[in-house]
Context: one part of a larger RNA
Parts: sequence; C1' cells; structure tokens
RNA sequence: CCCUGGUUAAGGAACUCGGCAAAUUGGCACCGUAACUUCGGGAGAAGGUGUGCCGUCGAUUGUGAAGAGGCUUGCCCUCAGAGCAGUCGGUGGUCGCAGUGAAUUGGCGGUUGUGACUGUUUACUAAAAACACAGGACUCUGCGAACUCGUAAGAGGAUGUAUAGAGUCUGACGCCUGCUCGGUGCCGGUAAGUUAAGGAAGCGGGUCAGGUCCUUCGGGAUUGAAGCUCGCGACUGAAGCUCCGGUAAACGGCGGCCGUAACUAUGACGGUCCUAAGGUAGCGAAGUUCCUUGUCGGGUAAGUUCCGACCUGCAUGAAUGGCGUAACGACUGACACACUGUCUCAACCAGCGACCCG
Repeated sequence: CCCUGGUUAAGGAACUCGGCAAAUUGGCACCGUAACUUCGGGAGAAGGUGUGCCGUCGAUUGUGAAGAGGCUUGCCCUCAGAGCAGUCGGUGGUCGCAGUGAAUUGGCGGUUGUGACUGUUUACUAAAAACACAGGACUCUGCGAACUCGUAAGAGGAUGUAUAGAGUCUGACGCCUGCUCGGUGCCGGUAAGUUAAGGAAGCGGGUCAGGUCCUUCGGGAUUGAAGCUCGCGACUGAAGCUCCGGUAAACGGCGGCCGUAACUAUGACGGUCCUAAGGUAGCGAAGUUCCUUGUCGGGUAAGUUCCGACCUGCAUGAAUGGCGUAACGACUGACACACUGUCUCAACCAGCGACCCG
C1' cells in the first nucleotide's frame, strides 16, 4: 500500500452520473393506521407500547395418584381431584447500559413517467418501458376445411367441426376510437378494349411424279398435281390488365394564402387556391419541442433536472390505438424523513497478501 472485517469526535449526502456502498429498520404480542380504490386492497401503511429472571395469585389444557362409593368381584364402574407437564393473565420483587441481550430477522413517506398484473428474454457485457398475457378486433376456413411439412404417398390441423381451427393487429379495466377508398392491397362485377398457347380459311417457298421443248442421247431448259415440308396468316381464343363498384381495428393519408370586431391585441366571421380528405375527442416544451435553461407558478439560500400550468405541436393524436387508472415493478426521473466514514478528512484495531530482515 491492497484486500476482507470492526470502531470513530463534530457535521450528516457537503460525496457522486446517481445515497453506489454502508448504515438505519428488523422477531413476536398489543394499540393504531391516510389519500385513493376495480371495495379485493392500499396495509406490516405510517406511528407507538411491551418483551429477561424470581415469588405469588387466578384462569385454562393434557395426564390422572391417594381416597370414597357401588356391585355383576373385574386389568370392572362412578365420584374425586393430588402431583406432574403446558398455555394465558394479574400482582409483587429483582439485575444489567442494554431482556427477539448472540444468530436469524422489512428502512420509511409523498410524487412523475412507463408497462395493467404473476410470468419470459440476450447460457458468457443489456431483465427493461422489450416479449408474453387475459381481453378486443379483422380476415380466412363447410371438412378429403383453411393453413403447415413433404417430389409424392402421407402426416399434423383433429379422432377437432365455425362457442371450432388458422393468420394478422392491439394488449387488464374505465371513457372512447373522428374524416379520407384518389394511390397501393384485398373482395365483388364484367358490356367493351387489350391479351398466350392452341385451332385455322387463305397465301407464299422447297422437294417431286408427270407434261412440253431442245439434245452431241450423257442430259439440259421450262412448267408442275398429290404427298411431305418450311414460313406468313384474316378469324377464333381464358384468367389477368384496362374498366365499374366495395373495403381503413387493410398499407396508408389527414393543407396554404389574404382580410376582418368602437384603443391595442386577437380573430367567432369572410374571400380565395389546392386536395381523396384536410387532424375530431383527447393529450401537449412530452421517453415526442429544433429555437430552449420557452414563459409563469411550486419546491431550494441558490434548481439546464423535477412537479403544476400555458399552447407558439420544428415534427402529438385515436387498436402502427388516444386519454385516464387502483394494484403490481431487482424498471425510470426528481423530493423529503430516518440513517450513516459516501464526504469534510482522515484515524485506529483484527486478519490475509504485498514489502523488509533472516
């Protein structure tokens, strides 16, 4: 000096990102217990008092001796209640600084955000506000179901049958969930347009029997049916797409400029442009606010954080759910009480190391 423990004057979070760590509290019995609340809770709320040992008295529980009575004389029955053991209470006394004397053994309160809750998770840096969840909604599926695995047979779904099964989103509960179908998706419709393979009237090319002409008899030129074959091809030809509707708890989206009231300011009101429609109820400097330490109020002597408001929402907003919410949380921010070596500021003690000497 390090580590692990112990104690500490005065102060008591001044430490620090942050009370991290430590300290406080602690068992049992009794008294007492707020807001709020889903009436279950909150709650061990909070806050108090008691607690050892000895004597004595009372109550009570268990066991049940001596003794007495009875007869059916039995390891019998009835009464009886000593002693012993335990529990609870009263009263008197007594010792220590201290009586759950050691060990075991909650610190507490008010407030915000967030997620309802118990659960789950990154085995080995993240336990959370992430995942799940009961509840809600939409979509698909009529059974050889949809869906999933498999090339298939087949299997799961399910020895289930729409109060069932599958997929997606949301996430207890309470109050609610506005407008928009122009785009994309999905569903339905289908007159017309477009459209594949296939079919195909017809047209053209190649080959070639035969015909005609010429011939030096070897052949050559020309024409050319059928068949085979190659190419083009009017017309025919489904879904799809175009088209017409529906659908947002489908993916998504939810404006600008100018003017206006008898001070000023503001703008209920008006005009105009654009849009599929222009953000409703709520909430709002928010886990979202750039400007920003916004402004006002509260708390502090002093507060970029915190709480309550305001609304100028850079860039909130309704199951990508909105806003509340009792209970719950090794979650998150800020505050207060208690408590403390976290600190002012360090000291000492015990032990293991390091280190020194041998």

Model confidence (mean pLDDT): 88 of 100.
This is a predicted structure of a 358-nucleotide part of an RNA (large-subunit ribosomal RNA, domain IV) from a marine eukaryotic metagenome.
The full RNA is in RNAcentral, with records from MGnify.
Its Rfam family is "Bacterial large subunit ribosomal RNA".